[in-house]
Context: one part of a larger RNA
């Protein structure tokens, strides 16, 4: 390489959009590029293969035959392609409804923590397995009233909903994306996938400027311990929050790429509709699949199209090169050697 694979053994890009490429519904007509058949010429010899023969055999040598493919001509027109004209089952649009923590911005609210001010009040509070550091007679803790400020939104809450994924949860308003159902009005294949490319992308981290209640890497102290650079406790700075810009990674997981068609049932739930149905989301299970576990109309079943990826373990996601980044680092990605 061929092949065989990718839920858990190595292997699905974190997700989507999308140019080229590859693949593509249905009818008729034409064409003849692919395709099929026939013919002709060409394809040096040697070599390969088959059958004979010659050196005592063999290697070796000689003779005969076969061979693919390219080009040209003719014929065929089913399939693929091309051209022309159509169709409506794919795709999209329209009209009428509808559910939703989908996104962005502005405003508002209550509970709680903390701090400050004032009152009452007096000796403790706090913390732990037990303690101590710590706080407190300069009046703490507790309690009442008021104020400030930041962050998060109890109950509702649900294998509930929405979103491509990351993710999204107080309330109100504005702007805005997508879905689903019904009608079957319109367009008429406008589609699928997608190397390269582009956009989005938790947390942590980085830059500039704000903000800082609680929590809390680092750090300090107290314990524990043989030690304790930890687990426990008291403090506590980055950070967590906001704006703008960067980073581009996660067990980014359903460890399961996207699309289409088909293949027993049973039982929940959400949306539409009122039925016989459509669209999501769960559980149990037949056939089938699987090494087993399990999957099973939301497939890991049966098929097709396109992309990505794997090829013993370690070395190693390392070195080097290139490229991106302010940096941290990301992407790409070996070998010697060992087993």
């Nucleotide at each position: 390489u061929u092949g065989g694979g990718c839920g858990u053994a190595a292997a699905g890009c974190g997700u989507c959009c999308g140019c080229a490429g590859c693949c593509g519904g249905u009818u008729u007509a034409u064409u003849a590029a692919g395709u099929a058949u026939a013919g002709a010429a060409u394809u040096a010899a040697a070599g390969c293969c088959u059958g004979a023969g010659g050196c005592u055999c063999a290697a070796c040598c000689u003779c005969a035959g076969u061979u693919c493919g390219u080009u040209c001509u003719a014929u065929a027109a089913a399939c693929u392609g091309a051209u022309a004209a159509g169709c409506u089952a794919g795709a999209g649009u329209g009209u009428g409804g509808u559910a939703g923590a989908g996104g962005c911005a502005a405003g508002u609210g209550g509970a709680a923590u903390u701090u400050c001010u004032a009152g009452u009040g007096u000796a403790g509070c706090g913390g732990u397995a037990g303690a101590a550091u710590g706080c407190g007679u300069a009046g703490a803790u507790a309690u009442u009233a008021g104020a400030a400020g930041g962050a998060a939104c109890a109950c509702c809450a649900g294998u509930g909903g929405c979103g491509a994924a990351g993710g999204c949860g107080a309330c109100u308003u504005g702007c805005u994306g997508g879905g689903c159902c019904a009608c079957c009005a319109c367009u008429g294949a406008c589609g699928g996938u997608c190397a390269g490319g582009g956009a989005c992308g938790a947390a942590a981290g980085c830059g500039u400027g704000g903000g800082g209640a609680g929590c809390a890497a680092a750090u300090a102290g107290g314990a524990u311990u043989a030690g304790a650079u930890a687990c426990c406790c008291u403090a506590g700075u980055a950070g967590u929050c906001c704006a703008c810009g960067c980073c581009g990674u996660a067990a980014a997981c359903g460890a399961u790429g996207a699309g289409u068609a088909c293949u027993a049932a049973g039982u929940g739930u959400c949306g539409g509709u009122u039925u016989u149905c459509c669209g999501g989301u769960g559980c149990u299970g037949a056939a089938g699949u699987u090494a087993a576990c399990a999957c099973a109309u939301u497939a890991a079943g049966u098929a097709c199209u396109c992309c990505g990826c794997c090829u013993g373990a370690g070395u190693a996601g390392u070195a080097c090169u290139g490229u991106c980044g302010c940096a941290a680092g990301g992407c790409u990605g070996a070998a010697a050697c060992u087993c």